[in-house]
Context: one part of a larger RNA
RNA sequence: GCCUGGGAGUUACCGUACCUGGCGAGGUUAAGCCGGUAGAGGCGGAGCCGAAGCGAAAGCGAGUCCGAAUAGGGCGUGAGUCAGGUGCGGUAGACCCGAAGCCGGGUGAGCUACCCAUGGGCAGGAUGAAGGUGGGGUAAAACCCACUGGAGGUCCGAACCGGUGGAUCGUGAAAAAUCCUCGGAUGACCUGUGGGUAGGAGUGAAAAGCUAACCGAACCCGGUGAUAGCUGGUUCUCCCCGAAAUGCAUUGAGGUGCAGCCUCGGCAGUUCUGUGGUGGAGGUAGAGCACUGAUAGGGCUAGUGGGGUUACCUGCGAACCCUGUCAAACUGCGAAUGCCACCACACUAAUGCCGGGAGUGAGCCCGUGGGGGAUAAGCUCCACGGACGAGAGGGGAACAACCCAGACCGUCGGCUAAGGGCCCGGAGAGGUGGCUAAGUGUGAAGAGGAAGGAAGUGGUGCGUCCUAGACAACCGGGAUGUUGGCUUAGAAGCAGCCAUCAUUUAAAGAGUGCGUAACAGCUCACCGGUCGAGACGCACUGCGCCGAAAAUGUGCGGGGCUGAAGCCACCCCCCGAAGCCACGGAACCAGCGGAAGCUGGUUGGUAGGGGAGCGUUCCGCGGUAGGGAGAAGGUAGACCCGAGAGGGCUACUGGACGAGGCGGAAGUGAGAAUCCAGGC
Numbered sequence: 001g002c003c004u005g006g007g008a009g010u011u012a013c014c015g016u017a018c019c020u021g022g023c024g025a026g027g028u029u030a031a032g033c034c035g036g037u038a039g040a041g042g043c044g045g046a047g048c049c050g051a052a053g054c055g056a057a058a059g060c061g062a063g064u065c066c067g068a069a070u071a072g073g074g075c076g077u078g079a080g081u082c083a084g085g086u087g088c089g090g091u092a093g094a095c096c097c098g099a100a101g102c103c104g105g106g107u108g109a110g111c112u113a114c115c116c117a118u119g120g121g122c123a124g125g126a127u128g129a130a131g132g133u134g135g136g137g138u139a140a141a142a143c144c145c146a147c148u149g150g151a152g153g154u155c156c157g158a159a160c161c162g163g164u165g166g167a168u169c170g171u172g173a174a175a176a177a178u179c180c181u182c183g184g185a186u187g188a189c190c191u192g193u194g195g196g197u198a199g200g201a202g203u204g205a206a207a208a209g210c211u212a213a214c215c216g217a218a219c220c221c222g223g224u225g226a227u228a229g230c231u232g233g234u235u236c237u238c239c240c241c242g243a244a245a246u247g248c249a250u251u252g253a254g255g256u257g258c259a260g261c262c263u264c265g266g267c268a269g270u271u272c273u274g275u276g277g278u279g280g281a282g283g284u285a286g287a288g289c290a291c292u293g294a295u296a297g298g299g300c301u302a303g304u305g306g307g308g309u310u311a312c313c314u315g316c317g318a319a320c321c322c323u324g325u326c327a328a329a330c331u332g333c334g335a336a337u338g339c340c341a342c343c344a345c346a347c348u349a350a351u352g353c354c355g356g357g358a359g360u361g362a363g364c365c366c367g368u369g370g371g372g373g374a375u376a377a378g379c380u381c382c383a384c385g386g387a388c389g390a391g392a393g394g395g396g397a398a399c400a401a402c403c404c405a406g407a408c409c410g411u412c413g414g415c416u417a418a419g420g421g422c423c424c425g426g427a428g429a430g431g432u433g434g435c436u437a438a439g440u441g442u443g444a445a446g447a448g449g450a451a452g453g454a455a456g457u458g459g460u461g462c463g464u465c466c467u468a469g470a471c472a473a474c475c476g477g478g479a480u481g482u483u484g485g486c487u488u489a490g491a492a493g494c495a496g497c498c499a500u501c502a503u504u505u506a507a508a509g510a511g512u513g514c515g516u517a518a519c520a521g522c523u524c525a526c527c528g529g530u531c532g533a534g535a536c537g538c539a540c541u542g543c544g545c546c547g548a549a550a551a552u553g554u555g556c557g558g559g560g561c562u563g564a565a566g567c568c569a570c571c572c573c574c575c576g577a578a579g580c581c582a583c584g585g586a587a588c589c590a591g592c593g594g595a596a597g598c599u600g601g602u603u604g605g606u607a608g609g610g611g612a613g614c615g616u617u618c619c620g621c622g623g624u625a626g627g628g629a630g631a632a633g634g635u636a637g638a639c640c641c642g643a644g645a646g647g648g649c650u651a652c653u654g655g656a657c658g659a660g661g662c663g664g665a666a667g668u669g670a671g672a673a674u675c676c677a678g679g680c
Base pairs, nucleotide, nucleotide: 001680002679003678004677005676006675011092012091013090014089015088016087017086018085019084020083021082022081023080026049027048028047032043033042034041053060054059063075064074065073066072095233096232098230102223103222104221105220106219107218113197114196115195116194117193118192119191120190121189122187124156125155126154127152131148132147133146134145135144136143160184161183162182165180166179167178168177199215201211202210203209236613237612238611239610240609241608246259247258248257249256250255260360261359262357263356264355265354266353267352268351273346274345275344276343277342278341279340280339286333287331288330292327293326294325296323297322298321299320303316304315305314306313307312363388365386366385367384368383369382370381371380372379393404394403395402408585409584410583411582413581414580415579419575420574421573422559423558424557428572430571431570432569433568434567435566441561442560452546453545456543457542458541459540460539461538462537463536464535465534473530474529475528476527477526479503480502481501484498485497486496509524513522514521586603587602588601589600590599591598592597614669616666617665618664619663620662621661626657633653634652635651636650637649639648640647641646
């Protein structure tokens, strides 16, 4: 891991609601007694519930209490009871398994810690303390030299005791080892045997170490089925309805109580909802600036700063006025929706009340109106709506929530929705007119794209110039007073300041730029000529371009696509779902009907409520029907019946039992619980 078997709402009592039955102003016995067999049945009326309540009570009574009250108000005045069944609650282990733990009584020091008693062990080598002897030395010592000597929690290193670093191992040879390396090795050393100390206790050169392979409180048994607001699991079928993830409170926050929302029964009967009409409350969106505040510029002024020769000069500036604005906590205005009431119509019920049973009280995404955040988040907190949750089907490449659309069953029938129609791949290489040249695009992108920039290209409008010749290009002219005045070393169109006239002209600035030290020189404005038809500018707008950076090979699903298979507008056709229709069938509800039935509607579904059934074991009828011409059980079947759980039939096996039906009672249904046992 698989298979087979086992495996979870039970039982008793009390209460409550409903169902069934008995009796009924009553209902019923308990203990006990009698009674073939622990029996059927009978007796037993003590007690309990009910038939009257109200008041603290005296008490009164269909009333009573408060009260002065013959106001008012509170509580009362409508059948029960016993038994059985079912749902739920309570008390019990109370659906099953699961703690870590707490307490009691015991068992442990053959492991290990420490202690007591008595034994044992430590190759070899090195160092050479004190002391001693001899010599030197001294007044004597000290001291020095040599030899001797053999001390030490001394040194090196086996046994022995350890366990430093590494490797191996890590379903091991081993629940701590092996190999290499390393520490101690006469000591606070190691060790044998016997003995002592223990569970809040021991022992501890102290780590909360050790106390028999897991010790911040050992192990065994018991209390014990401890408790577990927690996790997991909880076994056949079909039918009807169908939630919640909110509010308030909580030693409350993953629990619970009440309410909300679901279901079942009873009662009410137009209550609900929608639409239309009529009447209302209100201060949001928007708007506005009289109010409360904010606010830019200007005017005027009280006040006030600086200067001052007292003539005045120069700043700031409340209030007020004009112009222009802002506000959740501003409003002299003010919607749309929504809300309330009434009337009418529509509505197979959607509403209210009473009672039984729940579950939910972690929500999540999208759109919209807002708060928080950073006008961030697949962020967070409210509100309104939708979806998912509990919703399958089609689209979106894939993808709970987006778009379309709500699946009773069957059909090798039809029409559509969203979205699509070149190929992958169902359906148009459909039509007309434009646009795009960027593979832009082919995407509602979720990989998107901004400010800004540009003789890309299309459209619209306005203005100016132009055959008396525009725009561009080329040829020529572009002069004179004059080097204008000032300034300056110089200043001559061209450093700077001032002025900017006049003349000759077809035209030409007291000069547009380059240039010189200053001149010179080049050039422009302006004019003529050549040429010969449009030229220039502004605004709005469609589609494109740049702006544009990410880590392995290309980022429309792909191929691929350019008068499109892209984009815009219009048109025709088609594909496309469990939607709709058609045909057949089932169930439920409503209406009609005496019935058969007809008509209409309905039938997605988690938690959960309600209903109807299948099957297993045992009991009664009953060891009955049946059964060696083959029971139960087993194996197989493409067969029959049933909507299904299931029930038959047939063949083989098996070899002795044993239904169906109608009732009754439960150790009553297995795939999951790191479930339990066994087998493989």

Large-subunit ribosomal RNA, domain II from a Thermofilaceae archaeon, 680 nucleotides, folded computationally. Rfam family: Bacterial large subunit ribosomal RNA. RNAcentral holds the full RNA, with entries from ENA.